A computed fold for a 530-nucleotide part of an RNA from a soil metagenome, annotated as large-subunit ribosomal RNA, domain I. The full RNA is in RNAcentral, with records from MGnify. Its mean pLDDT, the model's own confidence on a scale to 100, is 82.
[in-house]
Context: one part of a larger RNA
RNA sequence: GGCACAUGGGGGAUGUCUUGGCGUCAGAAGGCGAUGAAGGGCGUGGAAGACUGCGAAAAGCCCGGGGGAGCUGUCAAACGAGCGUUGAUCCCGAGAUUCCCGAACUGACAUGCACUGAAUCCAUAGGUGUAUGUGGCGAACGCGGUGAACUGAAACAUCUCAGUAACCGCAGGAAAAGAAAGAAAAAUCGAUUUCCUCAGUAGCGGCGAGCGAACGGGAAACAGCCCAAACCGCGGAGGUUUUCCUCUGCGGGGUUGUAGGGCCUUUCACAUGAGAGUUACAAAGCGAGCGGCUAGCAGAACUGUCUGGAAAGUCAGACCACAGAGGGUGACAGUCCCGUACGCGAAAGUCGUCUCGUCUCUCGAGGGGUACCUGAGUAGGUCGGGUCACGUGGAACCCCGACUGAAUCCACGGGGACCAUCCCGUAAGGCUAAAUACUCCCUGACGACCGAUAGUGAACUCAGUAGGGCGACUGAAAGAUGGGAAGAACCCCUGCUAGGGGAGGAAACUGAACCUGAAACCAUGUGCCU
Numbered sequence: 001g002g003c004a005c006a007u008g009g010g011g012g013a014u015g016u017c018u019u020g021g022c023g024u025c026a027g028a029a030g031g032c033g034a035u036g037a038a039g040g041g042c043g044u045g046g047a048a049g050a051c052u053g054c055g056a057a058a059a060g061c062c063c064g065g066g067g068g069a070g071c072u073g074u075c076a077a078a079c080g081a082g083c084g085u086u087g088a089u090c091c092c093g094a095g096a097u098u099c100c101c102g103a104a105c106u107g108a109c110a111u112g113c114a115c116u117g118a119a120u121c122c123a124u125a126g127g128u129g130u131a132u133g134u135g136g137c138g139a140a141c142g143c144g145g146u147g148a149a150c151u152g153a154a155a156c157a158u159c160u161c162a163g164u165a166a167c168c169g170c171a172g173g174a175a176a177a178g179a180a181a182g183a184a185a186a187a188u189c190g191a192u193u194u195c196c197u198c199a200g201u202a203g204c205g206g207c208g209a210g211c212g213a214a215c216g217g218g219a220a221a222c223a224g225c226c227c228a229a230a231c232c233g234c235g236g237a238g239g240u241u242u243u244c245c246u247c248u249g250c251g252g253g254g255u256u257g258u259a260g261g262g263c264c265u266u267u268c269a270c271a272u273g274a275g276a277g278u279u280a281c282a283a284a285g286c287g288a289g290c291g292g293c294u295a296g297c298a299g300a301a302c303u304g305u306c307u308g309g310a311a312a313g314u315c316a317g318a319c320c321a322c323a324g325a326g327g328g329u330g331a332c333a334g335u336c337c338c339g340u341a342c343g344c345g346a347a348a349g350u351c352g353u354c355u356c357g358u359c360u361c362u363c364g365a366g367g368g369g370u371a372c373c374u375g376a377g378u379a380g381g382u383c384g385g386g387u388c389a390c391g392u393g394g395a396a397c398c399c400c401g402a403c404u405g406a407a408u409c410c411a412c413g414g415g416g417a418c419c420a421u422c423c424c425g426u427a428a429g430g431c432u433a434a435a436u437a438c439u440c441c442c443u444g445a446c447g448a449c450c451g452a453u454a455g456u457g458a459a460c461u462c463a464g465u466a467g468g469g470c471g472a473c474u475g476a477a478a479g480a481u482g483g484g485a486a487g488a489a490c491c492c493c494u495g496c497u498a499g500g501g502g503a504g505g506a507a508a509c510u511g512a513a514c515c516u517g518a519a520a521c522c523a524u525g526u527g528c529c530u
Stems, first nucleotide, its partner, number of pairs: 001529009015515001016480002020450002022447006029439002031137002039101003042055003046079001049075003061095001063093004070083003108134009141172001142170005152159001156206001182189002193220005203211002224431003227375001231252009257409001259374003262370007273363005285358005290352005296344002302317003306313001318335002320324001326338003380404007390416001411426005467474002487514001490502004
């Protein structure tokens, strides 16, 4: 020096565990904010720091309810000073307080009213005051505006990615859409939305890459309405004849496509009745009941023996069960504890599928005549674009820009160029629940989800922390003594330090650098070889 074995150091793998995550389902909620939010700063305790709570009334104050013996939150024990069966601490509901920054306001904007008030006579602009509202934040979902590129086409330009990402605006608990100028081709259907299918079909496409319906069928959920106009009445303003005309406000009337309505005429009916209602259809609700939610209550049944530090294990004999889900307890507990099944509970606040009362609203039908009304710079056209699965194509339908520009029910639009027949519908005004989308947050349940290099970046006294960056931003590592600190009194070696030996304690190779404790690496001892 090598090899082997043994014993250690070193290191923190592995095993076991879980306080934390991840996902799914169901329910609830879906906003907060000038009555000052979200988010921060600074304070606040007998007590230095941090977390949590709170706000100069500051780990809290008042009231109501629950609860019943201890309490003064946590790291974090002790001390101090106190509170509590005259019911504290704690939990729920509702109030009070709530420093400073922050939309941040002694402001801005919008609307109404009042007062003032230029150039410029009246007026207007402007100004001042007042009242009401808005503003900002928030995870996704929604509607709208602007709108890429990488990529694919095995290059690339039309095309694709994609009306996606991103940015902006706005709203709601959902949004949007919505009661046919529809879809169709059968004498059909009957608002919208979503899902399954039709169907990767018909089509579109440098007919490349790719894009990609609809009708019909089956489900979920269902709900329909109101204006404008004709005509009548009332009021106001203006106009040359002023019996009238024009404009305008309000009330009645009226709302439709087998057309409907108005006006005139005619026949019948009519209310101590019928119907409807707070999400549209008109609009405020109020009270009671019922049922949820926000604290809770109650809840059966076991002992002995053995091993052991400890019994829930073994053995023996019992018991409960609408409860043998789960968790904890010194090892594995239906009967020890918390619970579980079944059942019960609200002074206060809040919610409503509901029910009742109060209240509120509505109520004609037919025949004949007349041709008064039925949404105009609109429909349509030309040119230029966009959207439709549809890239200009034979390209309809729909939307936008420019220029034009009808008809009025014997009417008008559509049925994929266009024309005819036929069929379907009634544009140019508006409202509308449900079925659908999502989850920052709350509650409950579950998992052939993870188990500390995993699972959220974050299981941990202090994680969006330490650290990095001028900044936008980026961004970790770090869990486990033991049943119980019983955290090693006392003795000894020593430099009085580290460490060790006794003692104590089931066990200390569980000793705080603490469960288990692999490998690399480093020693020591023994043996063999050189």